Annotation: Small-subunit ribosomal RNA from an uncultured rumen bacterium, 1498 nucleotides, folded computationally.
């Protein structure tokens, strides 16, 4: 300081997350040690025990007990012993009395309040004890506790008699004072204070102790007592400040004041009686809270907080009371009520841990029933001294802080185990062993603190004092006091020896592999993982973080400028009130004068200590304490300034009004008038249809309709003009004319003189719909009904219709009520329009034309804006002033209150749920958008598929298998350019295990390999004879064989790949640098005008180059040349045969193949800025001559793991590898893709012509024989321009059939043959009889081709023993037909445009239903709690009245608890019901995004 997360991508707006700190904490895991802190937040829920407030004998009366003395008496001869008087001492336990139990310690319940904080005020006031001071303390009396006797009662406890002290209680005296009334001076602040004066009248007290004296006294101390003064504490009044809800808006009768009185330490409605009739509204109710210093956090402003510690309140079982006393309405005092608990002998008692500890309960959850009064402090006391769960310490809990340790150095190109691996290695890791070493902490030993000052005692001195006494103070001197604790701290010993752990590793975020898992188990703070290679489960290795702690949970701040004061915003993202008028408020022009409330200075008191900072210091250090400074932004008071603000006063015009002038206008409001269409009615002509539609049809019409002419009636609207025109605040305002009246604009400058501008509440208008109530009702036209469409059609369309629509009158009060832009005023370039008025200037007056000023539109500059756009009519600068927003969904709902006749409006939530939900704008893609253009894409045309048999695939069934892939286009005559075995991958059976094949190591084998044979079997295979090397003798080379490693696998996975092919598509597109535009994504180059086959070329242009593609370059062919001349060729000359280039020769043709030229839009013409097209000449060819080869960036997780290669999994006497035989050929069936065909453009038959292009060695195979014939025999000839394959066919000559299921078709079938091959059963092809099947041109819908094209026809080749080829892959021959066109159907290119699509329209969303879950509103009602009113009864207790000597009784007001009745709040809970949410694969349909197929939308 930031970061993630809406998108394909982007900016912006916006929520939700995270990183940080921090806490009285809780869980999980794991824990060495020490110091300082700190720990019942919950049920203010119940308490067992123990201890938390007592002291004074120097106030008093009495004294138990023990001590010492020991008298009288007993015993005894005595000593003695028992007695136990007396005295003298010790003082326990209760009492009276006197200070203290109001402090100190707990605790936040309750209280929203003068409770608290701060500042002030008492002229309205108290303060025990303490401190300085002034006076005094004189004499008397009369009781009752204890005791002691008697009685109740279990017990608590209590009654009665009687004795008695006192610093207890009374009364008297005295009166410095002091209080009351009266007077007079000064003062202040309304009451009033302050000081004086004299009178009157009131008001005190107590003693104990020590000395010294014989006493009388004297003297110290302590105590009492009136008055005053302080110092502390305390009471009561003000001003500001301090918490939410308006879905609480009115609340109050002691309520507001005011005279009197009563209380009270004091003011006061604190009470009371009478008058009055007022007083508050942020009030009244509601929920929640102890407030503060200060903590926490922030940069600050500020939000959160109020545990420890300090100050103030409040509270002591729950409620009411008063009493006593300086001081309580009193935590451990008293009364009374009530709930609880306990005790009882049933009659009554007793209790009150929110004091320390400790229990029980409830709870995620917080401790010893400990030591000490030795320090600090507190009550008593003259003191000793006693009392303190205040406090001192010490345990428990990592609960927080904050120090230390858990080892230091050296140690390998680096053990060992892990774990990773590309197998090489890497990495844990100098980490460890191992070697030198040190010793904190911890343990053992020994030593051992400070904290202690005092206090009593001996000595001395001073001070008081007559005193050498006694008291006080000081100085010495010995003794004497420690809970912690033998702690701290020190020093020795021994030994690395006793001490490491948690989280996390997809990204935010720092740290990665591997292995299980396989949308399963799971993780998850958000965004997400996870479906067979998961860095995100899990487990390891390895990392990285923090480290005695580490994570997770809760909470608070932060970040979040996400409420914004510092600091936001409202056209489209949430947000301008529909709209005027105007209260209250907030704000206000220009001069000048005085105040001095805001404001500024300066001073000064306050702002409590602690905390915070800073400097210093003390525990070794820090934590932590300790001294002192600074800060405490406040708040009081005193001075000063007057600029601004504000007041008050004088003034001014420019704000804003008034006044007169002549225009403008659909501005309201009402009342007369009018025509044109429309509908009805009459009446005339007139006939069959009219009307309506995408098309019909329902609908009206022979009762005469539509048409059409007259006539009249009714009702609602007012065509041109009319305009981005024009008035109005908005809603909204349209024929004409009057009347009534609002406002604005301009122009004149006479008045006024600031009179303004907004505007919470408030009154008022307010489109359409809709409501009552009375009218009207032509034409429309919700509901409705009827035709149609439709899978349906409760719609769109039609044919009818009723409210309504329209008057009047009255609600209602909403809107996409919109410029999605409040109002008001300054300011801030311009250009064009047009409405209203005015002036110039020229005009007889206008018009033109130039200017100002108000109104409206356009476009654009600064500037703003996330962007789109605003842009003097701002959305720009500024200011005023209301109004609104703060994620999205629930929800503009609910429930409550107003408002409404109702509909229903207006305010306006929550729970729950989701990571978004929304704006611009960008590139795509998409549209039953739109331009523009191509393509055998439609049309125009020719063959056809699609029916038929058949041959091939493919699904599908079937099977032991019928192996496997390929599946819209782009699978299906595809992988198959050759499945009887074999291929072969499958299926049955039968074998084999280092294997069928490759490498390697050991070990064994003198043998080979190979090659014969035999047995057995279907083979494989197993078994066995037999022949059978080299050599350097090491056994090597080869082989066999056992054993390890390994091979081997067409098992998975094309969704882990590589190659390599498909498809858009030979479509014309894809992109780059570097510039420039843009915040950005991106654009721009590539858009645009022409052109073209093409992003081909050309002009233009903020683009200028470039790359990949197009196109050229390469091949094949079509014209010539020119070389060359066999095996090809023969014109011309010779020779020859029946005949042939047959031979001699030729080199010219033809042809071979090699080089070459050609064609470029190069010439003319038109038409052009080019480019380029159109026509033409020449030319074999002309505009890309034909045809091939070539395939941008990309798409399709497209196809292949089975060709091959490959990663990963899997198999291992098999998922491996060999045989036999089977299957791949199976057929109710269903589709592709073919063949032959239905026939005469044919068919059969016989004669006759003319190709390319290829291929041939165990191969092609001539002549010549046989056979009808496939073929058989033969073998000549050819590694081939020679020879053979070889005949081409359609064609053409002739000739037969004569429209028949046939001389058409050949399918099936029976026989009978060839060939190949180990074998044709499954399951080959061909021949040759003989059989002759469906089919007579083939629904719907489909395919191919624009010229050497298509149909037609043959021939060749690959694979191959053969061949199911009728496939494929070439050839060549014969050779058409049509293209008006580009409206549609495909598929595409380019611009545009819309959008809620981006997995991209085979998107994308919507509403009911069915299910399940969760939360919520209604609901008869039921349950609880607060609380208002009436009333009834009422303890105790002040108070007041009576009574009375006193105790005290009696009544009387008030009340606490409780009671009966009726009301209001709120929370629960409730059959049923609303609707919401939300949930991978449910029903219907299809509403919305693209003209979304009827544009959306309110």
């Nucleotide at each position: 300081a930031g970061a993630g997360u809406u998108u394909g991508a982007u900016c912006a707006u916006g929520g939700c997350u995270c990183a940080g700190a921090a806490c009285g904490a809780a869980c999980g895991c794991u824990g060495g040690u020490a110091g300082c802190g700190u720990g019942g937040a919950u049920u203010a829920g119940g308490c067992a025990u123990g201890c938390a407030a007592g002291u004074c004998g120097a106030a008093c009366g009495g004294g138990a007990u023990c001590c010492a003395u020991g008298a009288a008496g007993u015993a005894g001869c005595a000593a003695u012993a028992c007695g136990g008087a007396u005295u003298g001492g010790u003082g326990a336990g209760a009492g009276u009395g006197g200070c203290g139990g109001a402090a100190g310690g707990g605790c936040g319940a309750g209280g929203a309040a003068c409770a608290c904080g701060u500042g002030g005020g008492c002229a309205a006031c108290c303060u025990g004890u303490c401190c300085a001071g002034g006076a005094g303390g004189u004499g008397g009396g009369g009781a009752a506790a204890a005791c002691c006797c008697c009685g109740g009662g279990a017990a608590a406890c209590u009654g009665g008699g009687g004795c008695u002290a006192a610093u207890a209680c009374c009364g008297a005296a005295u009166g410095c004072g002091g209080c009351g009334c009266g007077g007079a001076a000064g003062g202040g602040c309304a009451u009033c204070c302050u000081u004086c004066c004299a009178g009157c009248g009131c008001c005190a007290a107590a003693g104990g102790g020590g000395g010294c004296g014989c006493a009388a006294g004297c003297u110290c101390c302590c105590c009492c007592u009136c008055c005053a003064c302080g110092a502390a504490g305390g009471g009561c009044c003000c001003g500001c400040g301090c918490a939410c809800c308006a879905u609480c808006a009115g609340c109050u009768u002691g309520u507001u004041g005011g005279c009197g009185g009563g209380g009270u330490a004091a003011c006061g409605g604190c009470c009371c009686a009478c008058c009055a009739a007022g007083g508050c509204a942020u009030a009244c109710g509601g929920u929640u809270a102890g407030c503060u210093g200060g903590u926490c956090u922030g940069a600050g402003a500020g939000g959160a907080u109020g545990g420890c510690c300090a100050g103030c309140c409040g509270c002591a079982c729950u409620g009411g009371g008063a009493c006593u006393g300086a001081g309580a309405u009193a935590c451990u005092g008293c009364c009374c009520a009530g709930a609880c608990u306990c005790c009882u002998a049933c009659g009554g008692g007793a209790g009150g841990c929110u004091g320390c500890a400790g229990u029980c309960g409830a709870g995620g959850a917080u401790c010893a029933u400990u030591c000490g009064c030795a320090a600090u402090g507190g009550g008593g006391g003259a003191a000793a001294c006693c009392c303190u769960g205040a406090c001192g310490a010490u345990g428990c809990g990592a609960c927080g802080c904050u120090g230390c340790g858990u080892g230091g150095a050296g140690g390998a190109c680096g053990a060992a185990g892990g774990c990773c691996u590309u197998c090489g290695g890497g990495u844990u890791g100098u980490a460890a062993a191992c070697u030198c070493c040190u010793g904190u902490c911890a343990u053992g030993a020994a030593g051992g603190a400070a904290a202690a000052g005092g206090a009593g005692a001996g000595g001395g001195g001073c001070g008081c004092c007559a005193a050498c006494a006694c008291c006080g103070c000081c100085c010495u001197u010995a003794u004497u006091u420690g809970a912690u604790g033998g702690u701290a701290c020190u020093u020795c010993a021994a030994g690395a020896g006793g001490a490491a752990g948690g989280g996390a590793c997809g990204g935010c975020u720092a740290a990665c592999u591997c292995u299980g898992u396989g949308c399963c188990a799971g993780c998850a703070g958000c965004c997400g993982c996870g479906g067979u290679a998961a860095u995100a489960c899990a487990g390891a290795g390895g990392u990285c973080c923090c480290g005695a702690g580490c994570g997770u949970u809760g909470u608070u701040c932060g970040g979040a400028u996400u409420u914004a004061c510092u600091g936001g915003g409202c056209g489209u993202a949430a947000a301008g009130g529909g709209c005027g008028c105007g209260u209250a408020g907030g704000c206000g022009g220009c001069g000048g004068a005085c105040c001095g409330u805001g404001u500024c200075g300066g001073a000064u008191g306050u702002g409590a200590a602690a905390u915070c900072u800073c400097c210093g210091g003390g525990c070794u250090c820090a934590a932590c304490c300790c001294g002192g400074a600074a800060a405490g932004u406040g708040c009081g008071u005193c001075c000063g300034a007057a600029a601004c603000u504000g007041g008050c006063c004088c003034g001014c015009u420019c704000g804003a009004g008034u006044g007169c002038g002549g225009g403008a206008g659909g501005g309201g409001g009402a009342a007369g008038g009018g025509g044109a269409a429309u509908g009805c009615a009459g009446g005339g002509u007139g006939u069959a249809g009219c009307g309506g539609u995408g098309a019909a049809a329902u609908g009206c019409g022979u009762u005469g309709a539509u048409a059409u002419c007259c006539u009249g009636c009714a009702g609602a609207a007012c065509a041109c003009c009319g305009g981005a025109g024009g008035c109005g605040a908005a809603g909204g305002c349209g024929c004409c004319u009057u009347c009534c009246u609002g406002g604005a604009a301009c122009g004149c400058a006479a008045c006024u003189g600031a009179c303004g501008c907004u505007g919470a509440g408030g009154c008022g208008c307010g489109a359409g719909a809709g409501c009552c109530g009375g009218g009207g009702g032509a034409g429309c036209a919700a509901a409705c009904a009827g035709g149609a469409u439709u899978a349906g059609a409760u719609a769109c369309c039609c044919u009818g219709g009723u409210a309504g629509u329209c008057c009047c009158g009255g609600c209602c009060c909403u809107a996409a009520a919109c410029g999605g832009u409040g109002c008001a005023c300054g300011c801030u370039a311009g250009g064009g329009g047009u409405g209203g008025g005015c002036g110039g200037u020229c005009u007889u007056c206008a018009a033109c034309c130039c200017g100002c000023c108000c109104g409206u539109c356009c476009c654009c500059g600064a500037g703003c804006g996330a962007a789109c756009g605003c842009g003097u009519u701002a959305a720009g600068c500024g200011u005023g002033c209301c109004g609104c927003c703060u994620g999205g969904g629930g929800a503009g709902u609910a429930c409550g209150g107003c408002c409404g006749c109702a509909a229903g409006g207006c305010u306006a939530a929550a729970a729950c749920u989701c990571a978004a939900a929304g704006a611009a704008a960008u590139u795509g893609a998409c549209g039953g958008g739109g331009g523009c253009c191509c393509g055998c894409a439609c049309a125009a045309g020719c063959a056809g598929a699609g029916g038929a048999g058949c041959a091939u695939g493919u699904g599908g069934c079937u099977u032991a298998a019928u192996u496997c892939g390929a599946u819209g286009c782009a699978a299906c005559g595809c992988g198959a350019a050759g499945a009887a075995c074999c291929u072969u991958a499958c299926c049955u059976g039968g074998g084999c295990u280092u294997g069928a094949c490759a490498u390697c190591a050991g070990g064994c084998u003198g043998c080979a390999a190979g090659g014969g044979g035999g047995a057995u079997g279907a083979a494989a295979g197993u078994c066995c004879c037999c022949c059978g090397c080299c050599u350097u003798c090491g056994a090597g080379g080869g082989u066999g064989c056992c054993u390890g490693a390994c091979a081997g696998g067409u098992g998975c996975u094309g969704c882990a790949u590589g190659g390599c092919u498909g498809u858009c598509g030979u479509c014309a597109g894809u992109u780059c640098g570097u510039g420039c535009c843009g915040u950005g994504a991106g654009g721009u180059g590539u858009u645009u005008g022409g052109u073209u086959a093409a992003g081909u070329c050309c002009a233009g242009c903020a683009a200028c180059g470039a790359a990949c593609g197009c196109a050229a370059c390469c091949c094949c062919u079509a014209u010539c040349g020119c070389c060359a001349g066999u095996u090809g060729c023969c014109a011309g000359c010779g020779g020859g045969u029946g005949a042939c280039g047959c031979c001699g020769g030729g080199a010219a043709c033809u042809c071979u193949g090699g080089c070459g030229a050609g064609a470029c839009u190069g010439c003319c013409c038109g038409u052009u800025c080019a480019c380029a097209c159109g026509g033409g000449a020449g030319g074999a060819a002309g505009g890309u001559g034909g045809g091939g080869a070539u395939g941008a960036c990309g798409u399709c997780a497209a196809g292949u793991c089975a060709g091959u290669a490959u990663g990963g999994c899997c198999c291992u006497u098999a998922c491996g590898c060999c045989c036999a035989g089977g299957g791949c050929u199976g057929c109710a069936c269903a589709c592709g893709u073919g063949c032959u065909a239905c026939a005469a453009u044919g068919g059969c038959c016989g004669g006759u012509a003319c190709a390319g292009a290829g291929g041939g060695a165990u191969c092609c195979c001539a002549a010549g024989c046989c056979g009808c014939g496939a073929g058989g025999c033969g073998g000549a000839g050819g590694a081939a321009a020679c020879c053979c394959c070889a005949a081409a066919g359609a064609g053409c000559c002739g000739g037969c059939c004569c429209c028949a299921g046939u001389u058409c078709g050949g399918a099936u079938c029976g026989g009978g043959g060839u060939c190949u091959g180990c074998a044709a059963c499954c399951c080959g092809a061909c021949c040759c009889c003989g059989u002759g099947a469906a089919g007579u041109c083939g629904g719907a819908u489909u395919u191919g081709c624009u010229a050497g094209u298509a149909a037609c026809g043959g021939c060749g080749c690959a694979u191959c023993a053969g061949c199911u080829a009728c496939g494929g892959c070439g050839c060549c021959g014969u050779g058409a037909a049509u293209g008006c066109g580009u409206u549609c159907c495909c598929g595409g290119g380019c611009c545009u445009u819309g959008u809620a699509c981006a997995c991209a329209c085979c998107g994308c969303c919507c509403g009911u239903c069915a299910c399940a879950u969760c939360a919520u509103g209604a609901a008869a009602g039921c349950c609880g709690u607060c609380u208002g009113c009436a009333c009834c009864c009422g303890a105790a207790g002040u108070c007041c009245g009576g009574c009375g000597u006193a105790c005290g009784c009696c009544g009387g007001c008030c009340u606490a608890a409780g009671g009966u009745g009726u009301g209001g709040g709120u929370g629960g809970u409730g059959a049923u019901u609303g609707g919401g949410a939300u949930g991978a694969a449910g029903u219907c349909g299809u509403a919305a995004c693209a003209a979304g197929g009827u544009a959306g939308c309110c």

Record summary: It matches the Rfam family "Bacterial small subunit ribosomal RNA". Gene Ontology terms of the family: structural constituent of ribosome and ribosome.